Predicted 3D model of a 117-nucleotide RNA (SAM riboswitch aptamer (S box leader)) from Desulfuromonas sp.
The coordinates come from a structure-prediction model, not an experiment, and the mean pLDDT is 80.
Rfam family: SAM riboswitch aptamer (S box leader). Rfam describes the family as follows. The SAM riboswitch is found upstream of a number of genes which code for proteins involved in methionine or cysteine biosynthesis in Gram-positive bacteria.
């Protein structure tokens, strides 16, 4: 780049530098000179992955598992406007209603973690 598998309605942002754009793509709709990408510094948040430890439960005595606000610590990533910011395709169910609705589930897609190639 491929591909597999897990989560995605939760939770977290200030200074600094930059100087016009960002929010994957299309609609849509918001964000933004009261300052957008980017970059730096510090700080949270969350618990995907290796270590390392303290308790407690099962097995049972080697040692595995599973919990305990990621248990705590350390180390790899994430991540820090709006569910993934919504929608789209597909199926259900609602109705002074046949819709550019409203609600529910599933798919593509996409993101982050871990495994292969």
């Nucleotide at each position: 780049u491929c591909u597999u598998u897990a989560u995605c309605c939760a939770g977290a942002g200030u200074g600094g530098u930059g100087g016009a754009g960002g929010g994957a793509a299309a609609g849509g709709c918001c964000c933004u000179u009261u300052g957008a990408a980017g970059c730096c510094a510090c700080g949270g948040c969350a618990a995907c992955c290796g270590g390392g430890u303290u308790c407690c439960g099962u097995u049972g005595c080697a040692g595995a598992c599973g919990g305990a606000a990621u248990g705590u610590c350390c180390g790899g990533u994430g991540c820090c406007a709006a569910u993934u910011c919504c929608u789209g395709c597909c199926c259900c169910g609602a109705c002074g209603a046949u819709g550019u609705u409203c609600g529910g589930g599933g798919a593509c897609a996409g993101a982050u973690g871990g495994g292969g190639a």